[in-house]
Annotation:
This is a predicted structure of a 349-nucleotide part of an RNA (small-subunit ribosomal RNA, central domain) from an uncultured prokaryote. The full RNA is in RNAcentral, with records from ENA.

Context: one part of a larger RNA
RNA sequence: CUGGGCUUAAAGAGCACGUAGGCGGCUGAGAAAGUCUGGUGUGAAAUCCCUCGGCUUAACCGAGGAAUUGCACUGGAAACUAUUCAGCUAGAGUGCAGGAGGGGAGAGUGGAAUUCCUGGUGGAGCGGUGAAAUGCGUAGAUAUCAGGAGGAACGCCGGAGGCGAAAGCGACUCUCUGGCCUGCUACUGACGCUGAGGUGCGAAAGCUAGGGGAGCGAACGGGAUUAGAUACCCCGGUAGUCCUAGCCCUAAACGAUGGGCACUAAGUAGAGGGAAUCCGAUAUUCUCUCUGCCGGAGCGAAAGCAUUAAGUGCCCCGCCUGGGGAGUAUGGUCGCAAGGCUGAAACUC
Numbered sequence: 001c002u003g004g005g006c007u008u009a010a011a012g013a014g015c016a017c018g019u020a021g022g023c024g025g026c027u028g029a030g031a032a033a034g035u036c037u038g039g040u041g042u043g044a045a046a047u048c049c050c051u052c053g054g055c056u057u058a059a060c061c062g063a064g065g066a067a068u069u070g071c072a073c074u075g076g077a078a079a080c081u082a083u084u085c086a087g088c089u090a091g092a093g094u095g096c097a098g099g100a101g102g103g104g105a106g107a108g109u110g111g112a113a114u115u116c117c118u119g120g121u122g123g124a125g126c127g128g129u130g131a132a133a134u135g136c137g138u139a140g141a142u143a144u145c146a147g148g149a150g151g152a153a154c155g156c157c158g159g160a161g162g163c164g165a166a167a168g169c170g171a172c173u174c175u176c177u178g179g180c181c182u183g184c185u186a187c188u189g190a191c192g193c194u195g196a197g198g199u200g201c202g203a204a205a206g207c208u209a210g211g212g213g214a215g216c217g218a219a220c221g222g223g224a225u226u227a228g229a230u231a232c233c234c235c236g237g238u239a240g241u242c243c244u245a246g247c248c249c250u251a252a253a254c255g256a257u258g259g260g261c262a263c264u265a266a267g268u269a270g271a272g273g274g275a276a277u278c279c280g281a282u283a284u285u286c287u288c289u290c291u292g293c294c295g296g297a298g299c300g301a302a303a304g305c306a307u308u309a310a311g312u313g314c315c316c317c318g319c320c321u322g323g324g325g326a327g328u329a330u331g332g333u334c335g336c337a338a339g340g341c342u343g344a345a346a347c348u349c
Stems, first nucleotide, its partner, number of pairs: 004320003007303002012317001014201004021194003025088006033081002035077008049065006091191001092188003095184005103177007110154001115149007125136002162169002206247006215241002220236004258316006267293011298305002322349003331342004
C1' cells in the first nucleotide's frame, strides 16, 4: 500500500436542489495524451544474485556476468480510456391527447359539539370518585326550550386506500400552482447519474412583536390517596395550543435500510390508467405505474430480507473503528435566548 463494514452489534446525513469533482449509451473517421511494443542513451562504484579465481577452509578479497523493475529520446500499434469531427435513438427531456389524488398557497362558506351571555319553564340539588372532598347552586345552579357570541377541530365516508422529497396532508366551494401516471411515438439528440462545499425545506416544543383565546392544559393553587406524595385520581388554572410576520433547525426526523441503473422463480390482494375479445360489457385475458402479504434460489451470526432485496453487478456521496470519560471541555461558527453544528484529551475498565 492492498484487503473490512453501516436493518437489529459502532456506522446512511431529516429531506431535496445543485457547484466543483468522480463516473457515463450506440456507430464511423482522425490524431495519438494514457496504454502496449521495438530501439538507443542513461540508470556511479560498492552491496545483493550467478559463474570462475586467490589466501589449507570459511569469513574476506579479485575478475566477469546478471540485475538495477526507473527516466529521457526515438520508430511503431490503435482494441480500450481521454480527445476532435460526423452521425444515431434504446438513456434523458419536449410535444399532443387523456387520468387519479387529504400535494401546496390564498379567499370564502357550512353543520355537529363544547363553553359563555340573554330570556322562558322549573325548584334543590348538581358535579366528581374506588370511596370522597375541594368546586358550582335559593343572588335560582344541574336539567330543558328559544335566541345570540366566540374560538378551535372537521364525525360517518375512511380503507395495512390516496398524495407528497422528507417534515407532512382529511368538511365544502372558488382562484392560483407543483409533481405523478397512461396512450401516441411527432420533436431534441447523451442534453445523463451522483454530488465535497453551498442553498432551500424541515414535526413538536421553545423565542420576538402584534392579534386571538372556546375546549384542552406544562407551571401554579386547592381536595384526596399515602408513612410521606413536590405524583398517579379530582376541582380550578397561567403560559402554550390558534392567526400574522420573523427566528430556532432538533426528534425512536424509523423501513432504525443514501441515491441511480441493470439483471435474477412462482402465488395472492389493493389503487390509478391502457389494450384485446365483444353489438356492448360490470366478465375474461394481456399490459404499464404504485402500494401490501406470502414464499424459492441466493444472502444473513441469527431474527429475517427475498423483482419495493438485506440477492447479483456497476457508478457517486455520507458514515464506522472497544466501553466509560462525552456528544463533555476547548477553539471556531450560527442563534435574541434556549441552544445548534463542528468536536478532543487526560484518566479508567